[in-house]
RNA sequence: AGAGUUUGAUCCUGGCUCAGAACGAACGCUGGCGGCAUGCCUAAUACAUGCAAGUCGAACGAGAAAGCACCUUCGGGUGUGAGUAGAGUGGCGCACGGGUGAGUAACACGUAGGUGACCUACCUUUCAGCUGGGGACAACAGGAAGAAAUUCCUGCUAAUACCGAAUAAGCUGGGCAAAACUGAAAGUAGCCCAGGAAAGAUGGCCUCUGUAUAUGCUAUCACUGAAAGAAGGGCCUGCGCUCCAUUAGCUUGUUGGUGAGGUAACGGCUUACCAAGGCCGCGAUGGAUAACUGGUCUGAGAGGAUGAUCAGUCACACUGGAACUGAGACACGGUCCAGACUCCUACGGGAGGCAGCAGUAAGGAAUAUUGCGCAAUGGGGGAAACCCUGACGCAGCAAUGCCGCGUGAGUGAGGAAGGCCUUCGGGUUGUAAAGCUCUUUCAGUAAGGAAGAAUGGCCUAGUAAUUAAUACUUAUUAGGUUUGACGGUACUUACAGAAGAAGCACCGGCUAACUUCGUGCCAGCAGCCGCGGUAAUACGAAGGGUGCAAGCGUUGUUCGGAUUUAUUGGGCGUAAAGCGCGUGUAGGCGGAAGAUUAAGUCAGAUGUGAAAUCUCAGGGCUCAACCCUGAAAUUGCGUCUGAAACUGGUUUUCUAGAAUCCUGGAGAGGAAAGGGGAAUUUCAUGUGUAGGGGUAAAAUCCGUAGAGAUAUGAAGGAACACCAGAGCGAAGGCGCCUUUCUGGACAGGUAUUGACGCUGAGACGCGAAGGCGUGGGGAGCAAACAGGAUUAGAUACCCUGGUAGUCCACGCGGUAAACGAUGAGCACUAGUUUUAGCGGGUAUUGACCCCUGCUGAAACGUAGCUAACGCAUUAAGUGCUCCGCCUGGGGAGUACGGUCGCAAGAUUAAAACUCAAAGGAAUUGACGGGGGCCCGCACAAGCGGUGGAUUAUGUGGUUUAAUUCGAAGCAACGCGCAGAACCUUACCUGGGCUUGAAAUCCUGAGAAGACCUCCGAGAAGAGGUUGUGCCCUUCGGGGAACUCAGUGACAGGCGCUGCAUGGCUGUCGUCAGCUCGUGUUGUGAAAUGUUGGGUUAAGUCUCGCAACGAGCGCAACCCCUAUCGUUAGUUGCCAGCAUUAAGUUGGGCACUCUAAUGAGACUGCCUGGGUUAACCAGGAGGAAGGUGGGGAUGACGUCAAGUCCUCAUGGCCCUUAUGUCCAGGGCUACACACGUAAUACAAUGGUACAUACAGUGGGAAGCGAACCAGCGAUGGGGAGCAAAUCUCAAAAAGUGUAUCUCAGUCCGGAUUGGAGUCUGCAACUCGACUCCAUGAAGUUGGAAUCGCUAGUAAUCGUAGAUCAGCACGCUACGGUGAAUACGUUCCCGGGCCUUGUACACACCGCCCGUCACACCACGGGAGUUGCCUCAACCUUAAGUCGUGACCCUAACCUUCGGGAAGGGAGCGCCUACGGUGGGGCUGGUAACUGGGGUGAAGUCGUAACAAGGUA
Repeated sequence: AGAGUUUGAUCCUGGCUCAGAACGAACGCUGGCGGCAUGCCUAAUACAUGCAAGUCGAACGAGAAAGCACCUUCGGGUGUGAGUAGAGUGGCGCACGGGUGAGUAACACGUAGGUGACCUACCUUUCAGCUGGGGACAACAGGAAGAAAUUCCUGCUAAUACCGAAUAAGCUGGGCAAAACUGAAAGUAGCCCAGGAAAGAUGGCCUCUGUAUAUGCUAUCACUGAAAGAAGGGCCUGCGCUCCAUUAGCUUGUUGGUGAGGUAACGGCUUACCAAGGCCGCGAUGGAUAACUGGUCUGAGAGGAUGAUCAGUCACACUGGAACUGAGACACGGUCCAGACUCCUACGGGAGGCAGCAGUAAGGAAUAUUGCGCAAUGGGGGAAACCCUGACGCAGCAAUGCCGCGUGAGUGAGGAAGGCCUUCGGGUUGUAAAGCUCUUUCAGUAAGGAAGAAUGGCCUAGUAAUUAAUACUUAUUAGGUUUGACGGUACUUACAGAAGAAGCACCGGCUAACUUCGUGCCAGCAGCCGCGGUAAUACGAAGGGUGCAAGCGUUGUUCGGAUUUAUUGGGCGUAAAGCGCGUGUAGGCGGAAGAUUAAGUCAGAUGUGAAAUCUCAGGGCUCAACCCUGAAAUUGCGUCUGAAACUGGUUUUCUAGAAUCCUGGAGAGGAAAGGGGAAUUUCAUGUGUAGGGGUAAAAUCCGUAGAGAUAUGAAGGAACACCAGAGCGAAGGCGCCUUUCUGGACAGGUAUUGACGCUGAGACGCGAAGGCGUGGGGAGCAAACAGGAUUAGAUACCCUGGUAGUCCACGCGGUAAACGAUGAGCACUAGUUUUAGCGGGUAUUGACCCCUGCUGAAACGUAGCUAACGCAUUAAGUGCUCCGCCUGGGGAGUACGGUCGCAAGAUUAAAACUCAAAGGAAUUGACGGGGGCCCGCACAAGCGGUGGAUUAUGUGGUUUAAUUCGAAGCAACGCGCAGAACCUUACCUGGGCUUGAAAUCCUGAGAAGACCUCCGAGAAGAGGUUGUGCCCUUCGGGGAACUCAGUGACAGGCGCUGCAUGGCUGUCGUCAGCUCGUGUUGUGAAAUGUUGGGUUAAGUCUCGCAACGAGCGCAACCCCUAUCGUUAGUUGCCAGCAUUAAGUUGGGCACUCUAAUGAGACUGCCUGGGUUAACCAGGAGGAAGGUGGGGAUGACGUCAAGUCCUCAUGGCCCUUAUGUCCAGGGCUACACACGUAAUACAAUGGUACAUACAGUGGGAAGCGAACCAGCGAUGGGGAGCAAAUCUCAAAAAGUGUAUCUCAGUCCGGAUUGGAGUCUGCAACUCGACUCCAUGAAGUUGGAAUCGCUAGUAAUCGUAGAUCAGCACGCUACGGUGAAUACGUUCCCGGGCCUUGUACACACCGCCCGUCACACCACGGGAGUUGCCUCAACCUUAAGUCGUGACCCUAACCUUCGGGAAGGGAGCGCCUACGGUGGGGCUGGUAACUGGGGUGAAGUCGUAACAAGGUA
């Protein structure tokens, strides 16, 4: 510090996710030791048991018992225990310490101040005291009530308990006076009057009284008053301190005053009266949530989150209320009352409060011991010893966290074994192990063994103070003695032996780390993207690796990354985002100059910012964690002093902003009134006759009752053609003419005011169309509606009608893609062009033209900006000011609530849930019922077919034991198959074999081979006969080939996967395209080149051009063919000569032909066009003319196209079978459907006879002549021929003659019967051919559809491959031989450019809504049931206060009667809980209901994206 994820790719916007750190954690797996920390986050739920606050005999009175000892009359007594225990009075403490975070949004907390408005026990200092009396009450004793708790009556008694009296002040209260001081205001000092204290205890001493204590003196402690201090608290104030405005108004003791009361103290704190205030958009009131802080976590910081442990503050103590005591409480381990709960009970009544430490139950994912000790630190009491202390110090439990240590070190390669992988060679685990040599931390055993201990007490010896004193006491010095829970712990030493000690997660990318097997969209994984459908580095396992390590992962939470709430540090034309527009309040901001001030600002000083924490330095535990010391920091607040530039305040000026005034012209600016013509419609009348209207085409509709057309007249409403470009207005918007009223802007001018300005939350006003209300009006148009069409449907588009409405007046409504998708204002920053308004200059007779200023409106464009598109002086540039708005998509501009509205609805405006995207701009493709250009038998023009019939053949389907398999639009279907009777053959049935039918290796035997018999369907099996070879030899034997038997490695597989592959092939398409290097442009994907003007069959060529070149394609080079030459003439040929039946023979090679090699054609020439080009048109010559005709040749790629059954091949599968051998069957089935062909339907024909002319080919297990036989297929025959020689071989259509005469025929030949021929082991399933007989459908073929542009279509025959045989198929060959093409509108396919796109699996795309089903969350809902809360009223406990005529009473006074004073009952005010009825708010739940979301393959349509087929 970033990364992944939207796309085919790109840039941007934007969300989601990850890597980091942290934790009072929990869970899973695992677990050696130690140190230091930490440990109920949930139920402020309920609690058994024990402990957590006592102490003082030096304040006081009283005072046991057991035990022991002694005595005893045996009943007991005495002493000791012991002035002890345990109670009581009294004092101090119990308000600290400890716990918890429920409440609290508050002066609760933090910070800084104030208190001139206050208090303060214990402690310290100073001053002054401490005199003298009195009466009680507990304990105790006796009696009584009760189960108990406890209570009552009578009697006795002490005090540092209580109460008078005295005295006292600088204390308290009141008054007087005003010289001085301080202050904003109080007050202080002075004088007078009144009020108002106390307690003793212990030790010591005898100088005085006195001697028995005592009095007294003295020391210490205690006590009283006053003043200070220290420390602590109360109260007040400024500032800071969460969310909701879907909480906007709140308040009556409320705000203030006066009097009184109350408090330690100010104060409506309380009360009576008076006034009517107080708070609030700078957020009152209400609601929700929450203890606050130092700090902690994170972060670069600013911030964000948090408030465990430690520390400060607050609040609370079962819930609610209340006071008492006290210095302090409205009191955790106190009191009273009420309530809930638990317990005891004799049922009458009582007791209790762990949010103290342990512990229990419950809750929960989850959090410890009913431990030891007061040794240390601290606290309470005490003079002290000492006592108490679950504070605290320690120990126990827990890997909960942080830190440290260990689980060994060195050496060790035949790189052991085993595991795993493998290309079978090896690699890896791996120096790892073993082995050898060492070490011993930690744990274990044993031994030694701390520091933490200082005080204090006591003893000894001193010193000082006090004192009459050497005593006592206090302080202090030195020595000695005593005190340890932890704990025999830390630590040290010895012993033995590598001995006792490693796991967890991950390994597709992010993210370090890869292979095999298993599984087969299953099981599963997953933080995001995503993996898994038979070769998974993503699931599970293994091997290996990576990371961390006594831990490792997961989950949860927080911050970070996230500049993703943006102060630092974002945005708003199109991504989310500018209010529809204006006026204007508060607020914010604000021109120039001078003076002043010092609020902001800046500087210095100072106080504070607790400690701890963090940081730095140093130190202590062996290190570290941890701890200690110091520094720094604590960014804040207060006070003082200073500065005066800027902002603010005050003040004096100014004119540049702003406004006013005068003159002028422009304008659909607004409102009202009046007027106008054209057109539509309707009505009246005339002329006139059969249609009109409407559409793509029609129909509904109007019309013989006279339409439409035409002419004249009338009525009525609405809108204002052309001009039209611009102009005006804040926006909406404004368009005939005239008049009236009226707003604004602009230009020019001089004068005036003197910052009067800009923006603008709320507020107010205006605001298209449509809509609503009332009343008018209504010509045309026209939602709804009706009809006609269209359509599968058509609640639409089209047509005919037609009502609201559109128009007017007055109201309401308040929204629009209210758009420049661009808030307002000011300033600055190149230009060019056009235009509107008003000026200036020049010029002219004048209008123009030209130059120029201001204000508007447009088009380009530099810099700059922008993601790009684009914007660009009318900014989206550069700055300033103010307002509004945004923060992923959906849910949703929806629900609920509020406000407004007559309603429709508007406005404000969420959440649950769900997704990993949604989106912007641009790029390349693809596509379009977008456009332009061009091509093709693509259409058109023609010729002939298919589709109808029969047959053949292939396919589907069906059938079957099997009907083997593959091919599937074009581009499967006479295709693989150039030929299934057996074989082929892969299929089925049955019979056999198991190292196998064929291959390699090993062992044994035998040459090999040939022949025969039996059995069987055959394969196979059983047996017999014959035969002995070749090479070497040491003569024993060995070897090679071959055969048989055996063994195991292996063979074998037309088994699966063409979606694992190679190779080969089809197709777009013989279409003209497809790319690259360098350069350039762009942030980039990409573009350019390859586009453009011409041209071509062609990305063919040319010109131009930020491109220049190049490659694969095109063309050419190759083959055949068309012409000619040369060479060569046999088997070919024959002009002339001879000869024959015949080129038969001689002869010849001129010609034809054959087959080798050449020539020829290149737009080369001419004319015209074209840009002087490329090229095009025509012409000449030529056998051939513009690639002459054909073939071969197939770019980058597309279709996961086809083929594992040609072959090859990875993986998987079978191995007495999915291999192999054999026989028979099947691939030939047959209701049917389709494709491709053959033959026909006839006279351009059939039949019969006669007759003419080819070319390519084939031939030895072959072609087979002549001749003979047969009607024929064919048979016999065998000449010739390995072929320019022989043969297949007859070419057929054609031509000539005859006949048939339009008919199911002398057409057609299917089918069937019979008889044969040939091939072959074998023609039954299942061959071809021949003859005789039979003689079906069919009379030119619906919708639709195919081929062909010249030697082509059509038509005619011939040959060949395969092959024993089988050809209507296929492949070749020649014969005869046309028609038509105007042309590119349309169909199909293709190419180039351009455009739109929401497509990219690319239109066979994408995608919307209803309905149906399942699930989820939410809204409404008759109601029902809770929480909280408000006001009113009722009742009123305890209690304070008030009152208290009734009752009671020790202290003081008394004249003894009583009084003063106190207490109580009762009453009154207030009031908790409770009750009554009524509001408000917020939850739960609910029949039913509403929409929403989600869900591989449901239904209906096709709304959107292309002109998406109606933009």

A computed fold for a 1511-nucleotide RNA from a metagenome, annotated as small-subunit ribosomal RNA. The coordinates come from a structure-prediction model, not an experiment, and the mean pLDDT is 84.